Model confidence (mean pLDDT): 78 of 100. The RNA shown here (c-di-GMP-I riboswitch aptamer) has 85 nucleotides and comes from Cytobacillus citreus. Lineage of the source: Bacteria > Bacillati > Bacillota > Bacillaceae > Cytobacillus. The sequence was found by an Rfam model in a public genome assembly. It matches the Rfam family "c-di-GMP-I riboswitch aptamer". Its family is annotated with cyclic-di-GMP binding in the Gene Ontology.
RNA sequence: UCAUAUCAAAGGCAAAAUCACUGAAAAGUGGUGGCGUAAAGCUAUAGGGGCCUCUAUCAAUCUGCAAGGCCAGCCAGUUGCCAUC
Numbered sequence: 001u002c003a004u005a006u007c008a009a010a011g012g013c014a015a016a017a018u019c020a021c022u023g024a025a026a027a028g029u030g031g032u033g034g035c036g037u038a039a040a041g042c043u044a045u046a047g048g049g050g051c052c053u054c055u056a057u058c059a060a061u062c063u064g065c066a067a068g069g070c071c072a073g074c075c076a077g078u079u080g081c082c083a084u085c
Base pairs, nucleotide, nucleotide: 003084004083012037013036017032018031019030020029021028022027035073041078042077043076047075048074049071050070051069052068053067058064059063
C1' cells in the first nucleotide's frame, strides 16, 4: 500500500415512539430514546429505485402530463479509524 475472516481497543452514528418548531405534503431541525449499524461519513444533474403535490402551465372537471420538492438506515458512487488469519 492492497485485501479482509476473526479477535480486540478507542470512539462514532442513532431506528421506532414521543415533545417542540418548519413545511401544502413527503420530509427536515432540536430534545428524550436506542432498533440497529464497519462506513448508518459524504454525494440527490454520475446512475437506478422510492415518496410528496402547495404553486404555475396544458388538458380537463377530476384525473393525467409536465414541473417542483423530498429520501442515501434501498441499490449505488466516493472518502475513511483501529486491528490483522